About this RNA: The prediction has a mean pLDDT of 83. A computed fold for a 1423-nucleotide RNA from an uncultured prokaryote, annotated as small-subunit ribosomal RNA. Its Rfam family is "Bacterial small subunit ribosomal RNA". Rfam links the family to the GO terms ribosome and structural constituent of ribosome.
[in-house]
């Protein structure tokens, strides 16, 4: 694009069309086949009038209705079961054949006879239907008569037909019907045509080989039968034959064709309407009749099924038009009419026609028309969305001025109809002017139809839906909804910001429709004839021979069969295409052309195939010369190794293994010598070497044997190539029988390893492995690449010949065959092939068509068996695979790196405590962090506050913000008072500025009322902003521009070196740049230089118990600004004339000095909504807010992080020494006194280089002497002190007494590489006070080890595989509870179908039988 469509929402008109597609299921009812008085006989009644009225006549009426007879009924009409050909289509045949009715021609229609229905009578039945007697016609039946160019035929001849009706009439005849003549018509016989048929031939004509063989009347032959006619159509007798891989038989499943649909064609699908043809009429058989039949509304039998019934029996057939029932998504009215067309029967007139015209139902199709048309706003209202300005709806309505199609009303109207009948003129025909045909005139006749076209009337009036709106595909926004509800054709959308769900709104697409299922075609070169493929994507048979078949060199002659051209005949009509015409137009009709592409038959044509005949040597083969070789067979031989057996020799072991045990040995093993025996393979040479078809093939000799190369003659003369089927050889294991059995060794037995270990290692061992003979036929049987032949760049090897040349060399050129590497153009998806193609051609032949289901199931077939071959579905996925990319990832590789590991110190894990954290407990124990990267973390201070939670009491525009609008001088501030635990509630009292003498009046703010709204430590960190941690101070990330690939991507950024370093040089299809590294910056560490107080003090000076304490000074030291300093600069060596790298000089400091800050593009949906900020969403007399009091401190338990310890490198007593960096007025406190002591009472100095802040280890005395102790300090009692409303739950300190646990710590794991670990001991934040033994700084004393990169942990680069990309915490096999689905099998069981074989067996047709029965017309007697 389609449709004989159904579905769902909607629907104004009209025209043409077209409508039972399933249940060939069952029908109720009406109708659909008659018709002929001009073949025949014989004949009514209702009712009407009459009359002589118990009745009867007319008319109805020769009429309905019946019968005999004729012709139709075999047409039309309906359907599609059957049938894969007795069919159907194209094309020829019929000297093998019919044909009513119709037309031509030639002949004829003469004399007779009986009967039968109707009808009458009586009878039988419930009906249906008879029976018996009797009368009759006739175009019914029937004799003889004739009779042909009929038919038969022994060629003499012999046999065969008829029907009449009906007009009309002159002469003639006849009582009359009538005879006769005429006309029409009908019959009879041939003969020919026309029309329709029978049969016969070729060729086309679905599927399926998991049908491969089938056939006995079968295939042919005489003969005969039988038939309209060939024919085994039947039959008898004779032969064995017919069909079949080009597919019989079978099973399936189907009416054929013209033609529709589709689609460029070519091709696939289809067989509804219409037209041709077959078949079918309930289901099945059967013959009759007849021109035609094996008969849809005909018989006869069987059957099913349905109806009547008096139970005896009858009757029926919508696949004719309507209609009904059922099934089923689904298909129309029990109309009108015989007026056109057409049929039947008739002379006609006319009857009859659900044919057929029409009309009705159904938007079921396809055309067509209308639903109004101009104008109308910086744009109405509503309605949606909004960045709130504002846009869209949208000139759309409203309105203003026209118009009048469809529909409605009224009126009026063409055209389908004229060729009847009668009439009336003319011509035939005849004796004829009756009859009667013929022409021409007249001329009745309309179902649709209330139609159809015109005209008039009114009036925008009655007339618009429906699907989509993520991308494909035209058209988007907002709410709801929250992986629900739902959508969905692919892909996929929905889990709180859905343009994909629902719903408005706004917009696209068609429109009286639009959508949706459904099916066919296209698109699909996804079945490839036009027009694929097959080395890795499905796809080359495991290999060879070789039948059919296919396909074939070179010349000559013939044929003309394929092949090609002209004609001719055919391809019905319709339909497709062109023209042109008729409906207003289109759809629709019609004329006329073209076309049907085909199939036949004649003639020509001969180039190419083929076919016959002859010929040739370039393919292919033989023959002589000759090479290589694990080619094959058969039988012989040989050494080393290995086990065995026998001895010796010898003594504890051996053997194994990651380490060991089983295992072997004192009964003497293993080693070791020497002799025997056995079976099985065949080192070196050995080589991408060599031979075979493959499968393989390896000591050595000999036997028989095949096949490949090279040469240069000679022969044969296309003998050649490929191969369905089909034969042969076909590794291993693996089967049967015999053999052999050394070694190795399934399966088995021990040991071991393991969680287990039915494995992988050990010890040991059948079967096997060898050898005859026979199966078995399969492998990753791969080069994953079917064979033969041709042609298409080169190099450079190998192995085996052979030539030419030579200077004779293991030379050189050249050619053949085999075997490899690397490449051109070329092909290729891309790896990659590439004279050995996967190139570029030809000839054959195997295989492929998404992936699983499955190489499974069932069949068949081969096998002893195990199995082999062939080889489906249902159901189920949206992929399955191929190649190559960049990334992660490996118990894969190279390279390098880190306190990563080793070498070292020291710690944790075990004790007591401190502290956080689970996890319990609880009215709360407020809440976040969760491997590293949570756990002395937020939190640099929880008694109260903090605070967030919990119980109780309170408050409501609020504890804090702003706006707006009203009220407002007391309710507010304030000041008392009750009350209460506070908060808070409830009272009572007072004011302020300005005018004013008051009285009063006015104005702010407070205040209060209302209303916007405030408030939330309510949830979402997977809605976010900023901050932050990690990986990581790790060395990486990237870009522009070229280049190179189809492309993803690559290069650069790799590769050689070098660094801490993508740091730097060198190579370099790359050249260059940017984020990071480095550097700039602090900080120390060495110099210099400026400034000098609060800081220092060398030298002057002056003082003082004593002090830089004072003048002063600017040297040192420090302060705190500026500067210099180190840059591989300089030497040597190494390195690629680099880059660096080793070493040295100097120099405070040497190779980024040492520290700090500084953290690329990203990963972790990482961590934070409880810092703060924010979207969404939730609370609003509360989830807000005030208040007391409790909790956060709670203790069976467990785990971080840490402090003291456990002790003599100590502990304790006492004497003494030197920091740094900070702090500080609600503060730091000298100094003085109390007190053991915390601390208390005085009280100077400092707002700070001026004043305050005792450094500790350490040195030096003295004691302890290895003890749970002069270690150890928990707990725990007293008794105090400070803070602070407040120290109970819940603080520190201090004195005195108590003295717990621990004697250095399992698996385990942590930290550091120098001023570093280790240890001492000082200060700050926060802070009333303190749980600080956290934490951030400060200084003090101060080691040890590092051969080094195998392992661990992690990271870098680069190759490598990968079925991973959420990237190994990946991916993903098998097996399972319980249900369901689908398919196989399955003891048995039930239906259907077909075959063979036997039995009953109806009607009916052909025979035969018979002293058999009945008979009109014939004949014979008789009557």
């Nucleotide at each position: 694009a389609a449709c004989g469509a159904a579905c769902g929402c909607u629907a104004g008109c009209g025209g043409c069309g077209u409508g039972g597609a399933u249940c060939a299921g069952g029908c109720a009812u009406g109708c659909a086949a008659g018709u002929u008085g001009a073949a025949c006989g014989a004949g009514a009644a209702a009712g009407a009038c009459c009359c002589a009225c118990c009745g009867g006549g007319u008319c109805g009426a020769g009429u309905a209705a019946a019968g005999u007879a004729g012709c139709a009924a075999a047409a039309g009409g309906g359907g599609u079961a059957g049938u894969a050909a007795u069919g159907c289509a194209u094309a020829a045949g019929u000297u093998a054949c019919g044909u009513a009715c119709c037309c031509a021609g030639c002949a004829g229609u003469c004399c007779g006879g009986g009967a039968u229905a109707a009808c009458u009578g009586u009878u039988a039945g419930a009906a249906a239907u008879g029976a018996c007697a009797g009368c009759u016609a006739a175009u019914a039946c029937u004799g003889g008569a004739u009779a042909c160019g009929c038919u038969c035929u022994u060629c003499g001849g012999a046999g065969g037909a008829a029907a009449g009706u009906a007009g009309g009439g002159g002469a003639c005849c006849g009582c009359a019907a009538g005879g006769c003549c005429u006309u029409a018509u009908a019959c009879u016989g041939c003969u020919g045509g026309a029309u329709c048929g029978g049969c016969c031939u070729a060729u086309g004509u679905c599927g399926u080989a998991u049908u491969a063989g089938u056939u006995a009347g079968u295939u042919g032959g005489c003969g005969a039968g039988g038939u309209a006619a060939u024919g085994g159509c039947u039959c008898a007798c004779c032969a064995a034959g017919a069909c079949c891989a080009a597919g019989a038989u079978g099973c399936g499943u189907a009416g054929g064709g013209g033609a529709c649909c589709u689609g460029a064609g070519a091709g696939g699908g289809u067989g509804a309407c219409c037209c041709c043809c077959a078949c079918c009429a309930c289901c099945g058989g059967a013959a009759c009749u007849g021109a035609g039949a094996u008969a849809c509304u005909g018989u006869c039998c069987g059957g099913a099924c349905a109806c009547c019934u008096a139970c005896g029996g009858g009757u029926g057939g919508c696949u004719g038009c309507a209609g009904u029932c059922g099934a089923g998504a689904a298909u129309c009215u029990u109309c009108c009419g015989c007026a056109a067309u057409g049929g039947a029967c008739g002379a006609a007139a006319g009857u009859c026609u659900g044919a057929c015209g029409g009309a009705g139902c159904g938007a079921c199709g396809c055309c067509g028309c209308g639903u109004g048309a101009a104008g109308g706003a910086u744009g109405a209202a509503g309605g949606c969305c909004c960045u709130c300005g504002g846009g869209c709806u949208g000139u759309a309505a409203a309105c203003u001025u026209c118009u009048g199609c469809c529909a409605a009303a009224u009126g009026u109207u063409a055209g389908g109809a004229a060729u009847a009948a009668a009439c009336a003129a003319g011509a035939g025909u005849u004796a004829a002017u009756a009859u009667u045909u013929c022409u021409u005139g007249c001329g009745a006749u309309a179902a649709c139809a209330a139609a159809u076209g015109c005209a008039u009337u009114a009036g925008a009036g009655g007339a618009a839906g429906u699907c989509a709106c993520g991308g494909c595909u035209a058209a988007a926004c907002a709410c709801g909804u929250g992986c629900c509800a739902g959508c969905a054709g692919c892909c996929g959308c929905g889990g709180u910001a859905a343009u994909a769900c629902g719903u408005g709104u706004a917009u696209g697409g068609c429109a009286a429709g639009c959508g949706u299922u459904g099916u066919u075609c296209g698109g699909a070169a996804u079945u490839a004839c036009u027009g694929g493929g097959c080395a890795u994507a499905a796809a080359g048979a495991g290999u060879u021979c070789g039948u059919a078949g296919g396909c074939g060199g070179a010349c000559u002659c013939g044929u003309u069969a394929g092949u090609u051209g002209c004609a001719u005949g055919u391809g019905a009509a319709a339909u497709c295409c062109c023209a042109c015409a008729g409906c207003u137009c289109a759809c629709c009709u019609g004329u006329g052309g073209a076309a049907c592409u085909g199939c036949a038959u004649u003639c020509a044509a001969u180039a190419c195939u083929g076919c016959g005949a002859g010929u040739c040597u370039g393919g292919a083969g033989u023959c002589c010369u000759u090479c290589a070789g694990g080619g094959g067979u058969a039988a012989g031989u040989g050494g080393a190794a290995u086990u065995c057996c026998a001895u010796g020799u010898g003594u504890a072991g051996c053997g194994g293994u990651g380490a060991a045990a089983u295992g072997c040995g004192u009964a003497g093993a293993u080693a070791u010598c020497u002799g025997g025996g056995a079976g099985a393979a065949c080192g070196c040479c050995a080589a991408u070497g060599g031979c075979g078809a493959a499968g393989g093939c390896a000591g050595c000799u000999c036997u028989c044997u095949g096949g490949c190369g090279a040469a240069u003659g000679a022969c044969u003369g296309a003998c050649a190539c490929u191969g369905a089927g089909g034969a042969a050889c076909g590794a291993a294991a693996g089967u049967u029988a015999g053999g052999g059995u050394a070694u190795c060794g399934a399966a088995c037995g021990g040991g071991a390893u393991u969680a287990g270990a039915u494995a992988c290692c050990c010890c040991g061992g059948u079967a096997g492995u060898c050898c005859u003979a026979a199966c078995c036929g399969u492998a990753a049987a791969c080069g994953g690449u079917g064979u033969g032949c041709a042609c298409u760049a080169u190099g450079u090897g190998a192995u085996a010949g052979c030539g030419g040349u030579u200077c004779u060399g293991a030379g050189u050129c050249g050619u053949u065959a085999u075997u490899g590497c690397a490449g051109u153009a070329g092909c290729a998806a891309a790896u990659g092939c590439g004279u050995u193609a996967a190139g570029u051609g030809c000839a054959c032949c195997g295989c492929c068509u998404g992936g699983g289901u499955a190489g499974u199931a069932c069949g068949a077939u081969c096998g002893c068996a195990a199995g082999g071959u062939u080889g489906a579905a249902a159901c189920u996925c949206a992929a399955a695979g191929g190649a190559a990319u960049u990334g992660a990832c490996g118990g894969g590789g190279g390279c390098u790196c880190a306190c990563a590991c080793a070498a070292g110190c020291g710690g944790u894990g075990g004790a007591g405590c401190a502290u956080g954290u689970u996890g319990c407990u609880u009215a709360a124990u407020u809440c976040g962090a969760a491997a590293c990267a949570a756990c002395g973390c937020g939190a640099a201070g929880a008694a109260c506050c903090u605070u967030a939670c919990c119980u109780g009491g309170g408050c409501u525009u609020g504890a804090a913000c702003u706006g707006u609008a009203g009220g407002g001088a007391u309710u507010a501030u304030c000041u008392c008072c009750a009350u209460g635990a506070a908060a808070g509630u409830g009272g009572a009292g007072u004011a302020c500025g300005c005018c004013g003498c008051a009285a009063g009046g006015u104005g702010g703010a407070a205040c209060u009322u209302a209303u916007a709204g405030a408030g939330g430590u309510g949830u979402u960190g997977c809605a976010u902003g900023g901050c932050u941690g990690u990986c990581g101070u790790c060395a990486g990330c990237u870009c522009g521009u070229g280049c190179c690939g189809u492309g993803a991507g690559g290069u650069g950024u790799u590769a050689g070196g070098u660094u801490a370093a993508g740091u730097c040089c060198u190579u370099u299809a790359a050249c260059g740049a940017g984020c990071g590294a480095a550097a700039c910056c602090c900080u120390u560490g060495c110099c210099c230089u400026u400034a000098u107080u609060u800081a220092c003090c060398a030298g002057c000076g002056g003082g003082u118990a004593a002090u830089g304490c004072c003048g002063g000074g600017g040297a040192c030291u420090a302060u705190a600004g500026g500067g210099g300093g180190a840059c591989u600069g300089c030497c040597g060596g190494u390195g690629u004339u680099a880059a660096a790298c080793c070493g040295g000089a100097g120099g405070a400091a040497g190779g980024u000095g040492g520290g700090g800050a500084c953290g690329a593009c990203g990963u972790c949906a990482a961590g934070u909504c409880a810092u703060c900020a924010u979207g969404g969403c939730c609370c609003u007399u509360a989830u807000g807010u005030c208040c007391a009091g409790g909790g956060c401190u709670g203790c069976a338990a467990a785990c971080g992080u840490g402090c003291u310890a456990c002790a003599a490198u100590g502990g304790c007593u006492u004497u003494u020494a030197c920091a740094g960096a900070g702090u500080g007025u609600u503060g730091c406190c000298a100094c003085g006194u109390c007190g053991c002591g915390a601390g208390g009472c005085g009280g100077a100095g400092c707002c700070a280089a001026u004043c305050a802040u005792g450094a500790a280890a350490g040195a030096g005395u003295a004691u302890c002497u290895u003890a749970g102790u002069u270690c150890g300090g928990a707990u725990u009692g007293u008794a105090g002190g400070c803070u602070g409303a407040a120290a109970c739950u819940c603080g520190c300190c201090u004195a005195c007494a108590u003295g717990a646990a621990g004697c250095u710590g399992g698996a385990a794991u942590c930290g550091c590489u120098a001023g570093u670990a280790a240890u001492c001991g000082c200060a700050g934040a926060u802070c009333a006070g303190c749980u600080a033994u956290g934490c951030u700084g400060c200084g003090g004393u101060g080691a040890a080890u590092a051969u080094g990169u195998u392992c661990c942990u992690g990271a870098g680069u680069c190759u490598u595989g990968u079925a991973c990309a959420c990237a190994c915490c990946g991916c993903c096999c098998g097996u399972c509870a319980a249900g369901c689905c689908a398919c196989g099998a399955a003891a048995g069981u039930c239906g259907g179908g077909g075959g063979c074989a036997c039995c009953u067996u109806a009607a009916g047709c052909c025979g035969c039988u018979g002293u058999u029965g009945c008979u009109a017309a014939c004949c014979c007697u008789u009557c």